[in-house]
């Protein structure tokens, strides 16, 4: 200098936000959806999981 290994702290997990839990990164990281031969076009979810709120689509019914 490099490279692995631990613990702290932090960040991530396809669009808000909180909580629990679970997993990746650990900074040239983690992560950035999915179909369609290309273009056209098409389709599913506000969650990694859960539970809650908000938006947002659908039916009922006042």
């Nucleotide at each position: 200098u490099a490279g692995u290994c631990u613990g702290g702290a932090g960040g991530g997990g396809a669009u808000g936000g909180a909580g629990u839990c679970c997993c990746c990164c650990c900074u040239g990281a983690a992560c950035c959806g999915c179909c369609u031969a290309u273009c056209c076009g098409g389709c599913u979810g506000a969650u990694g999981a859960c539970u809650c709120c908000u938006a947002c689509c659908g039916a009922u019914g006042g």
Predicted 3D model of a 62-nucleotide RNA (Fluoride riboswitch aptamer (crcB RNA motif)) from a Verrucomicrobiota bacterium. Model confidence (mean pLDDT): 78 of 100.